[in-house]
RNA sequence: GCGGUGGUAGCUCAGCUGGUAGAGCAGGGGACUGUGGAUCCCCGGGUCGCGGGUUCGAGUCCCGUCCACCGCCCCA
Numbered sequence: 001g002c003g004g005u006g007g008u009a010g011c012u013c014a015g016c017u018g019g020u021a022g023a024g025c026a027g028g029g030g031a032c033u034g035u036g037g038a039u040c041c042c043c044g045g046g047u048c049g050c051g052g053g054u055u056c057g058a059g060u061c062c063c064g065u066c067c068a069c070c071g072c073c074c075c076a
Base pairs, nucleotide, nucleotide: 001072002071003070004069005068006067007066010025011024012023013022019056027043028042029041030040031039049065050064051063052062053061
């Protein structure tokens, strides 16, 4: 340099054929318990890597760009 895969909540990950974003764990509050843990109930938390475009509407499609991983090529 070329190609591929990925980037979504604090962490690990879903998200179909564009229709307005979720789960588990973690965190906060409560119940229960001699205390803690476990269990149960409730709650908060998001620039969907970044910038554009298409569209009535983009996490999803298109273009550019950054980062991570994998493969290939070139030079030394």

The RNA shown here (transfer RNA) has 76 nucleotides and comes from an Aquificales bacterium. It matches the Rfam family "tRNA". Gene Ontology term of the family: triplet codon-amino acid adaptor activity.